[in-house]
RNA sequence: GGCGAGGUAGCUCAACGGCAGAGCAAGGGCAUCAUAAUCCCUAGGUUGUGGGUUCAAAUCCCACCUUCGCCA
Repeated sequence: GGCGAGGUAGCUCAACGGCAGAGCAAGGGCAUCAUAAUCCCUAGGUUGUGGGUUCAAAUCCCACCUUCGCCA
């Protein structure tokens, strides 16, 4: 330099163009003599950045940034 895959909650990952979610982690509660596990509840998001298309974009298009892989 070329090609491909990825970037969404603290972490690992989902999400037909139509309400942004799960598990773990965090906080609280229940329970227990006590602790842990189980169970219940709560909070946590400029969906990498900037544009475009659309009534509507995490999703489609373009550019850029960044990570990984392959080739040279």